Record summary: A computed fold for a 1368-nucleotide RNA from an uncultured archaeon, annotated as small-subunit ribosomal RNA. Its Rfam family is "Archaeal small subunit ribosomal RNA". For this family Rfam cites "Crystal structure of the ribosome at 5.5 A resolution" (Yusupov et al., Science, 2001). The coordinates come from a structure-prediction model, not an experiment, and the mean pLDDT is 81.

């Protein structure tokens, strides 16, 4: 030693993007103080620079000048010595012995310093300053004349170079080194100063001499220090830089040169040298100690501090010197700048400050030599932009503070505020200080006094912190990523609140980590990116068993080195810390010596298990080549035969009277090789299939005879390599790109059809690719089995003796299933994708792109190699659940079909919708699931629309007001009308809306903000839960399978066992029976009454009475596959039968799951938000919703004779009734009117149903069908029937003679048909909801159409096929 967000409806992976974290630079906002540190123009322009400073010193080396207080001192000029080659700055160049590290110089130098030894003798010369005279604008420079030295020569001595000879010695791994003696040759040293004392002289000065623990000078040797040079190892990227590079190049001989080796340079000779262990070339870069990060391995950096190198505007050259090829020295060239009298001169901040420029980016033209160091000097000292200090900067690290306590108030702990108290760092004001070179600071101390001291970022997730308020409305904007914003934004802009860090906090860019997404530690390659098409083989890498040797790798021990700083630990010093000091440790490595010998490598020896060879008999579509055969096809010839053939889903083009197609015969041609044939065989792969021969390759088995590790893999390299394609020459039957024609189609450059060229075939050559796939590299060892099959071998049994049948073991191949294990899973599993080893190829998000450029190969087509800019948050794999499919299987349904019956669609009318029109024709609903729907039959109202006209503001504040607000009113004007308003007046008396807020009200908006209710999927049979189990998981199982059912209904099986909702049960109605009850119902039997009578009787529940029947109401019974038979599994259940009023849910309703549909409704009511607010509120009058070229839906009436008309006759049920239903009587032709009775209802009434039956007429016609339309007259409701109601009578008498494509309903008391009631309602029903009357036909099936349920399958869909997505 940590993860988290993002691909999906969800899951597991692969994989990248993003976040959290540390560091560096810049930057926004903000800022009280102190300490420390190696911070501060490195990144870009090694760009250019005004001005000042940055290297001098020595009078104890020497000469002179000036001045003064003059035996001396100071300053200046010059000679001379030393220094200026250090320090300081920068990082351009450099891929190199530049750097690091370790060695080496037997191939070298070293001023000043140290040690030792030996010296410092003699004699000579010049010159600056100075003086004089010139040239020049200046810079500077010339001539003449003096003079000194530690200046420069000469001689001597010491020494020294080279050679020869002699004899050895020392160091060392090795003499080419050092040393000794002799001879010859070469070169060839030195300098004084000063102090003290003494002496000489008049003197302390000068000169001379002596002395010295003084300073110098010379030589030799050694040391120290500093350098020079050589070598081993380490040290960036690119092969789209490789049959490459090199001519002083590689080596030799000889010279020259250097402090020194050497092609360092030159002459001659030879032709070498480097290179896949990456030469050369190109790109980039000062290197290291170290620094950042990381657990580490690493990765990245290396400006600042230290070490080394290199450079000084670019380039070149030498001089001086111990040291330079020097850079605040010289010369030359180049470019830049400056001065000029145009002749000529001058400059070089990558030193410190400072300026310009460049840029995102970086300070003062300060003080001092007091400290540390350096140069010079005998010393004192002088100099020093090295350095030490200060100033500036939010550079980094560390430390501190911005208050604390108590009480009161506020809802209040925190918080705010008030009061009181405490503390006193810092701050402010000071000081006898201390500190400092002098200051500023710090430190010490006095006084005052809570006074002066907190911000940045964030608050949707990741990620701590708002489901607060206002604004905005896919706008403005935010966002690293995901994503927010389209009127209720926790995401924008603000306010408030909160979170986090804090004198800081955010942003941008770069780096590390995260990332095991470069994998050495530590990854992968069947399907996610990734195994070369296959084999051979070079280099390389790896390699069986045994023994021995040696010790290269390896391991251990010891020594050296690994600068300091840095790092780790202890201790100590600054108040602590940072910081500093000290002690110890650590430091990749390199190097020297010693030891060990298991393993690896090496050498030697041996072996046989790997590999190879040999022998043997078998197997096989292995390859090349030669010969032979077969069927089909096609063409030709001739014979038979006659009108079509051919082709397709259907056709047509095409062929055919020049005789097709078809059937025999004969001949030619090219290609191919049925059956056998098999998840059989062979081959490295591509691939290989008639038969026979020749040549030839490989594998398996058996034997265990031979060799003796000879092996494995394989970068480069080579060979082979389907189809198509190319070149040359043949061949060409069939097939058949291109092409022609016919179809299909919106089109059809296609699929289908008729033709047809390249090609397909052969020979020779090229190309070198494929989903060249087992999408799985080669070799080798180990790790359960079962069952097939091919070849070999060894045994057994049978035998019809056959190349027979059968069974076992084993080796080698080839399939299936499967354990452990593996895997994201699918799957794999001794033919491994398991566990190990060896080697090679390849991968690192998607796209751009296998593209461009370059190279190379090819005749070409093209192959191989192979990027980037830019763009993007995913792309992808496997599996899951759904949905979908012009996929499959099973089941079901009259809003499916089939069978049957009746309709709609055509006509007229009614009604709704669209469209159009209109001042308005208010609005909603639009497939099923809008359209006689909003109970929506709107004359006003309704009413929301249009045209006019009125009315209305609770409450608060302001203003006005007794000098009269508001209101009322006669008359007149305006007006359709109106004290509504205006004119003119009067009355009343605070009842006052003039203004600003705020309300009432709103059928104004949003059904995509909602509740509630409803439709629909659904006349469906599904939908879940608990526990267990399976799976990493999403999920699965149960809920599946078989049978069965109306049903996930039930039974059996089963890793499931149970349970909930739904289905069923349940509730209501109806059908049969029983019991009870009996008015307002009923009247069989008994009695009474009334009326009628043909006098026999009949009628009337009217009355007493009764409660039998009917009826009404209540409560029970009854039906359960219970019984019998068959089928089925001895099941569930199904079929048939008996009995029964009813038979398999008897029939009809109610209830109708989890949920979906942003389905419908803000216009029933409720309701959030928004809007209007004197108008979008409210009322009044009128109009409109009723319009009408047209389209659609739903109905009514018909088209007639199963009918119409007239007359007569019969039988219901449900319901309603007081602003109501109305008996009965009268009037009227009728609608209706006038009276009047009962009824708040089993009492009265609406209420005498119609179809039906009987009789008559009509006679197939636009009619005695049909009734639209229109005219006239009347009635009803209502304030009002003009727009715009209904009814009656008379007259009128339209379309229509059974309805195209298409479509709807219905399975029995149903369809069809006939009326009746009721709702709405003042009036108006062809509508809705109910009621009864008459009363069929057909099916007893199926999944073809339309759909639904279940199982299964494919999917790149999940907003779910009305999807996704491609091209132009």
């Nucleotide at each position: 030693u940590u993860c988290c967000g993002g691909u999906u409806g969800a899951u597991c992976c692969u994989g990248c993007c993003a976040g959290a974290u540390c560091c560096g630079a810049c930057u926004g906002c903000u800022a009280u103080c102190c300490g420390g540190g190696u911070a501060a123009g490195a990144c870009u322009a090694a760009g250019c620079c005004a001005u000042g400073c940055a290297a001098g010193u020595c009078g104890a080396a020497u000469g002179g000048a000036a001045u003064c207080g003059c035996u001396g001192a100071u300053u200046c000029c010059a000679u001379g010595g030393c220094g200026a080659a250090c320090u300081g700055c920068u990082c351009a160049g450099u891929a190199a012995c530049a750097a690091g590290u370790g060695a080496u110089c037997a191939a070298c130098u070293u001023a000043c310093c140290c040690u030792u030894c030996a010296g410092u003798g003699g004699g000579g010369g010049a010159u600056a300053a100075c003086c004089u005279c010139g040239g020049g604008a200046a810079a500077c420079u010339g001539a003449g004349g003096c003079u000194a030295a530690u200046c420069c020569g000469c001689c001597a001595u010491a020494g020294u170079u080279g050679g020869c000879a002699c004899a050895c010695c020392c160091u060392g791994g090795a003499a080419u080194g050092g040393g000794g003696u002799g001879c010859c040759c070469u070169c060839g040293a030195a300098a004084g100063a000063u102090a003290u004392u003494u002496c000489g002289a008049a003197a302390u000065g000068c000169c001379g001499a002596a002395u010295g623990u003084u300073c110098g000078c010379u030589g030799a040797a050694g040391g120290a220090u500093a350098g020079g040079a050589u070598c081993g190892c380490u040290u960036u990227c690119g092969a789209u830089u490789a049959c490459g590079g090199u001519u002083g190049u590689u080596g030799g001989u000889g010279a020259g040169g250097u402090a020194a080796u050497g092609g360092c340079u030159c002459a001659c000779c030879a032709a070498g040298c480097c290179u896949c262990u990456g030469a050369u070339c190109g790109a980039u870069a000062a290197g290291g100690g170290c620094c950042g990060u990381g657990a580490g391995a690493g990765c990245g950096g290396u400006a600042g501090c230290c070490c080394u190198g290199a450079g000084a505007u670019g380039g070149a050259u030498a001089c001086u010197g111990a040291g330079a090829c020097a850079a605040u020295g010289a010369u030359c060239c180049a470019g830049g700048c400056c001065u000029u009298a145009c002749g000529a001169g001058g400059c070089g901040c990558a030193g410190c400050a400072g300026g310009c420029g460049c840029g995102a980016a970086a300070c003062c033209u300060u003080u001092a030599c007091a400290a540390u160091g350096c140069a010079c000097a005998a010393c004192a000292g002088u100099g020093u932009g090295a350095u030490a200090a200060g100033g500036u900067u939010a550079c980094c690290c560390g430390g501190a503070g911005u208050g604390c306590u108590a009480a009161g108030a506020g809802a209040a702990a925190a918080c705010u505020u008030u009061u009181a108290g405490c503390u006193g760092u810092u701050a402010u004001a000071g000081g006898u200080g201390u500190g400092u070179a002098a200051a500023u600071a710090a430190c010490c101390u006095u006084a005052u006094g809570a006074g002066a001291a907190a911000g940045g970022a964030g608050a949707g997730g990741g990620c701590a912190a708002g489901g607060c308020u206002g604004g905005u409305g896919c706008c403005a904007g935010c966002c690293g990523c995901c994503g927010c914003g389209g009127u209720a934004a926790a995401a924008c802009c603000a306010g408030c609140u909160c979170u986090u860090c804090a004198a800081g906090u955010g942003g941008u860019c770069g780096g590390g980590a995260a990332u095991a997404u470069u994998a050495u530690u530590g990854g992968g390659c069947u399907u996610a990116a990734a195994g070369u098409g296959u084999c051979c083989g070079u280099a390389g890498c790896c390699g069986g068993u045994u023994a021995g040797a040696a010790c290269a790798g390896u391991u251990c021990c010891u020594g050296g080195u690994a600068a300091a700083a840095u790092c780790u630990g202890g201790c100590a010093g600054c108040u602590u810390a940072a910081c500093u000091g000290u002690c110890a440790g650590g430091u990749c490595g390199c190097u020297a010596g010693g030891a060990a010998u298991a393993c690896u490598a090496u050498c030697u020896u041996a072996c046989u298990a790997g590999a190879g060879g040999g022998u043997g008999g078998g197997a096989a579509a292995g390859g090349u080549u030669u010969g032979g055969g077969g069927u089909a096809c096609u063409c030709c010839a001739g014979g038979g035969g006659u009108a079509g053939c051919g082709g397709u889903g259907a056709a047509a083009u095409g062929c055919g009277a020049u005789a097709u197609u078809c059937c025999g015969u004969g001949g030619g041609g090219g290609a191919c090789c049925a059956c056998c044939a098999g998840u059989g065989g062979c081959g490295a792969a591509g691939g290989c299939g008639c038969c026979a021969g020749a040549c030839u390759g490989g594998a398996a088995c058996a034997c265990g005879c031979c060799u003796g590790a000879c092996g494995g893999u394989g970068a480069g390299g080579g060979a082979c390599g389907a189809a198509a394609g190319c070149c040359a020459g043949g061949g060409g039957a069939g097939c058949g790109a291109a092409c022609g024609g016919g179809a299909u189609u919106a089109g059809a450059u296609a699929c289908c059809c008729c033709g047809g060229u390249a090609g397909u075939c052969c020979u020779g050559g090229c190309u070198g690719u494929a989903a060249a796939c087992g999408a799985u590299g080669c070799g080798u060892g180990c790790u359960a089995g079962g069952u097939g099959u091919u070849g070999g071998u060894a045994g057994g049994g049978c035998u019809a003796u056959g190349a027979g049948c059968u069974g076992u073991a084993u080796c080698a191949g080839u399939g299936c299933c499967g354990u452990a294990g593996g895997g994201a899973a699918a799957c794999u599993g001794u033919u491994u994708a398991g566990c190990g080893c060896g080697c090679c190829a390849c991968c690192u998000g998607g796209g751009a792109a296998g593209u461009a450029c370059g190279g190379u190969c090819g005749c070409a087509a093209g192959g191989c190699u192979g990027a980037a800019a830019c763009u993007u948050a995913a792309a992808g794999g496997a599996a899951u659940u759904g949905g979908c499919g012009g996929g499959g299987g099973a089941g079901c349904a009259c809003u499916a079909c089939a069978a049957c019956g009746g309709g709609u669609g055509g006509a007229g009318c009614c009604u709704g919708c669209g469209g159009u029109u209109u001042a308005a024709u208010u609005g909603g609903a639009u497939u099923c699931a809008a359209c006689g729907c909003c109970g929506g039959a709107a004359a006003a109202c309704u009413c929301a629309c249009c045209g006019g006209g009125u009315g209305c503001g609770a409450c608060a504040g302001c203003a006005a007001c007794a000098u009269g607000u508001a209101g009322g009113u006669c008359a007149g004007g305006c007006u359709g009308a109106a004290g509504g308003u205006c004119u003119u007046a009067c009355c009343u008396g605070a009842a006052u809306c003039g203004c600003u807020g705020a309300g009432a009200g709103g059928a104004g908006g949003u059904g995509c903000a909602u509740g509630g209710c409803c439709g629909u999927c659904g006349u469906c049979a599904g939908u879940u839960c608990g526990u267990a189990c399976u799976g990493u998981g999403a999920a699965g199982c149960a809920u599946c399978c078989u049978g069965u059912u109306a049903a996930g209904u039930c039974a059996g099986g089963c890793a499931a066992c149970g349970a909930g909702c739904g289905a069923g049960a349940c509730c209501c109605g109806c059908g049969c029976c029983c019991a009870c009850a009996g008015u307002u119902g009923c009247c069989a039997g008994c009695a009474u009454g009334u009326u009628c009578u043909c006098a026999g009787g009949a009628a009337c529940g009217a009355u007493g009475g009764g409660u039998a029947c009917a009826c009404u109401g209540u409560g029970g019974g009854g039906a359960c596959c219970g019984c019998c038979g068959c089928u089925g599994c001895u099941a569930a259940a199904g079929c048939g039968g008996a009995g029964g009023a009813a038979g398999g849910a008897a029939c009809g309703g109610g209830c109708u799951a989890c949920g979906g549909u942003a389905g419908g409704u803000c216009a029933g009511u409720a309701u959030g938000c928004c809007c209007c607010g004197a108008a979008u509120c409210u009322c009044c009058c009128g109009g409109g919703c009723u319009a009408c070229a047209c389209g659609c839906g739903g109905g009514c009436u018909a088209c007639a004779a199963u009918g119409g008309u007239u007359g007569g006759g019969a039988c219901a049920a449900u319901g309603g009734g007081c602003a109501c239903c109305u008996a009965c009587c009268c009037u009227g032709a009728a609608a209706a009117g006038g009276g009047a009775u009962g009824g708040u209802a089993a009492u009265c009434u609406c209420c005498g149903a119609a179809a039906c039956c009987c009789a008559a007429c009509c006679g197939u016609a636009g009619u005695u069908c049909g009734g639209a339309u229109u005219g006239a007259g009347g009635g009803c409701u209502g304030u009002a029937a003009c727009u715009c109601g209904c009814c009656c009578u008379c007259a009128u008498g339209a379309a229509g003679c059974u309805g195209g494509a298409a479509u709807c309903c219905g399975u029995a008391g149903u369809a069809a048909u006939c009326g009746c009631g009721u709702u709405u309602c003042a009036a108006c029903a062809u509508a809705g909801c109910g009621c009864g009357g008459u009363g069929a036909a057909u099916a007893c099936g199926u999944c073809c159409c339309u759909g639904c349920u279940c199982c299964u399958u494919g999917c790149a869909c999940a907003c779910a096929c009305c999807g996704c997505c491609c091209g132009u």